[in-house]
Molecule: transfer RNA
Organism: Desmophyllum pertusum
RNA sequence: GCCUCCGUAGCUCAGUGGUUAGAGCACUGGUCUUGUAAACCAGGGGUCAAGAGUUCAAAUCUCUUCGGGGCUU
Numbered sequence: 001g002c003c004u005c006c007g008u009a010g011c012u013c014a015g016u017g018g019u020u021a022g023a024g025c026a027c028u029g030g031u032c033u034u035g036u037a038a039a040c041c042a043g044g045g046g047u048c049a050a051g052a053g054u055u056c057a058a059a060u061c062u063c064u065u066c067g068g069g070g071c072u073u
Base pairs, nucleotide, nucleotide: 001072003070004069005068006067007066010025011024012023013022018056027043028042029041030040031039049065050064051063052062053061
């Protein structure tokens, strides 16, 4: 360099065109406890990598760029 896969919450990921962007863990507060942990309840946290295009409508489809992994030379 070519080909290919991926980029969504602090971390690991789901969401394969439409009703609100979600789960687990983590974090914060509360209940409980002599105290801590565990358990339970509640809460905060998102420019869906960036830009453009298609569409009535895009995290989702297309193109370009950036970043990461793999294959090959």